[in-house]
Context: one part of a larger RNA
RNA sequence: CCUUCCUCAAGGAACUCGGCAAAUUUACCCCGUAACUUCGGGAAAAGGGGUGCCUCUGGAUGUGAUCCGUAUGGUGAGCAUCGGGAGGCCGCAGCGAAUGGGCCAGAGCGACUGUUUAACAAAAACACAGGUCUCUGCGAAGGGGAAACCCAAUGUAUAGGGGCUGAUACCUGCCCAGUGCUGGAAGGUUAAGGGAAAGUGUGCAAGCACAGCACCGAAGCCCCAGUGAACGGCGGCCGUAACUAUAACGGUCCUAAGGUAGCGAAAUUCCUCGUCGGGUAAAUUCCGACCCGCACGAAUGGUUUAACGACUUUGGCACUGUCUCGAGGAAGGACUCG
Numbered sequence: 001c002c003u004u005c006c007u008c009a010a011g012g013a014a015c016u017c018g019g020c021a022a023a024u025u026u027a028c029c030c031c032g033u034a035a036c037u038u039c040g041g042g043a044a045a046a047g048g049g050g051u052g053c054c055u056c057u058g059g060a061u062g063u064g065a066u067c068c069g070u071a072u073g074g075u076g077a078g079c080a081u082c083g084g085g086a087g088g089c090c091g092c093a094g095c096g097a098a099u100g101g102g103c104c105a106g107a108g109c110g111a112c113u114g115u116u117u118a119a120c121a122a123a124a125a126c127a128c129a130g131g132u133c134u135c136u137g138c139g140a141a142g143g144g145g146a147a148a149c150c151c152a153a154u155g156u157a158u159a160g161g162g163g164c165u166g167a168u169a170c171c172u173g174c175c176c177a178g179u180g181c182u183g184g185a186a187g188g189u190u191a192a193g194g195g196a197a198a199g200u201g202u203g204c205a206a207g208c209a210c211a212g213c214a215c216c217g218a219a220g221c222c223c224c225a226g227u228g229a230a231c232g233g234c235g236g237c238c239g240u241a242a243c244u245a246u247a248a249c250g251g252u253c254c255u256a257a258g259g260u261a262g263c264g265a266a267a268u269u270c271c272u273c274g275u276c277g278g279g280u281a282a283a284u285u286c287c288g289a290c291c292c293g294c295a296c297g298a299a300u301g302g303u304u305u306a307a308c309g310a311c312u313u314u315g316g317c318a319c320u321g322u323c324u325c326g327a328g329g330a331a332g333g334a335c336u337c338g
Base pairs, nucleotide, nucleotide: 001333002332003331004330005329006328007327008326010324011323014322019319027051028050029049030048031047036041038167052089053088054087055086056085057084059082060081061080062079063078067074068073090094095100102317103316104315105314106313107312108311109309110308114126115125130165131164132163133162134161135160136159142151143150144149169303170302171301173234174233175232178231179230180227181226182225183224184223187222188221189220193216194215199210200209201208202207235253236252237251238250239249262296263293274290275289276288277287278286
């Protein structure tokens, strides 16, 4: 010097990206316990007190010696267990060692318990119950398999497959022009095939051969409708009120329709450390508002939400060698000899 441990004056997060690490807390009994809430929870909330040994004392429960009596019975010593009261004793310390929660408050995300990148990611990702759309009438749809056949299922629409969303609560607006899907006995286009006019070759001809106009021919496409919890989309400019500012109002252009409710500098805000308020002596973080949303927005769900989380983030209490600032000690290495 390294690894793993132990201790420390005063201070107590000043350390640091960040209390990372360490420390605190810890068992049992008693008291006590808030907001909020889906009334179950939250909750071991939080926050307090007690705990050893000796003596005395009275009590409860179990068992039941002895004696009395005999019909079940009565008596109740001793022993065991359990808590209670009073007094005393010792130590720094009595769950005397070991094991055995630190706590609170605000916010984000995900409802939750679960699952995951075997060996750098455990999460806000996946799943989930719930919601909804769609396909499927049974030799089902769908899937495996050249096929037979099998799964689905010894099931039958309260069933099975697929897509999206993701507990609950309150909700889920407008657009069907494009794309998709569904429907449509008409019409247009259209293949093989059918059809056969006029024609070509050859031949004297009959004929044989070639090529083939009209016309008739499916699905598909065009066309006509419907459909958004289908893929998706959800405007611009100008003017206007008796301070100013702003514009309920008006005009105009474009569109399939011009973003409703709710939320909003947000896991989304570039400008931006926006502005105001709170918290601090001081805060680009945090919380509450505002709304000028570069570029939120309604099942690619919107907004909430008790409980939950080895999640993310902010503040506080307690506690500490994280630090001011370092010191001492232990074991094993390193080093020297062998």
This is a predicted structure of a 338-nucleotide part of an RNA (large-subunit ribosomal RNA, domain IV) from a marine metagenome. It matches the Rfam family "Bacterial large subunit ribosomal RNA". The prediction has a mean pLDDT of 88.